[in-house]
Molecule: transfer RNA
Organism: Candidatus Sigynarchaeales archaeon
RNA sequence: GGCAAGAUGGCGUAGCCCGGGAACGCACUAGACUGAAGAUCUAGGUAUCGUGGGUUCAAAUCCCACUCUUGCCA
Numbered sequence: 001g002g003c004a005a006g007a008u009g010g011c012g013u014a015g016c017c018c019g020g021g022a023a024c025g026c027a028c029u030a031g032a033c034u035g036a037a038g039a040u041c042u043a044g045g046u047a048u049c050g051u052g053g054g055u056u057c058a059a060a061u062c063c064c065a066c067u068c069u070u071g072c073c074a
Stems, first nucleotide, its partner, number of pairs: 001073007010026004020057001028044005050066005
């Protein structure tokens, strides 16, 4: 330098193909339970979806550029 895959709560992932409510598990907070803790149950908070722009009534999703990570080729 070329090609491919990836970037979504604190962590790990789904959703992207085929545009319309951002979800699940773990963790966290509060309450119930307990002598206390754990386990269990209930409730709750947390993601401008890598950055910028474009298309659209509407973008995590489509288009363009760029940044970063990993792998392959040279």